[in-house]
RNA sequence: GUCCCCAUCGUCUAGCCCGGUUAGGACAUCGCCCUUUCACGGCGGUAACGGGGGUUCGAAUCCCCCUGGGGACG
Repeated sequence: GUCCCCAUCGUCUAGCCCGGUUAGGACAUCGCCCUUUCACGGCGGUAACGGGGGUUCGAAUCCCCCUGGGGACG
């Protein structure tokens, strides 16, 4: 330098290919219940689409650029 892959709650991750529900799950955390107390268990809450632009009635999803990480070739 060229090419490929990845980036979503605190953490891990589904959804992206094929655009449309309130962006779902697990762990963690907070509250309540249960218990003499803790743990376990039950119920509920908080919490996320790397940045910018474009396409579209509508973008986490499609396109372009950038940033960061990983890889292949030279």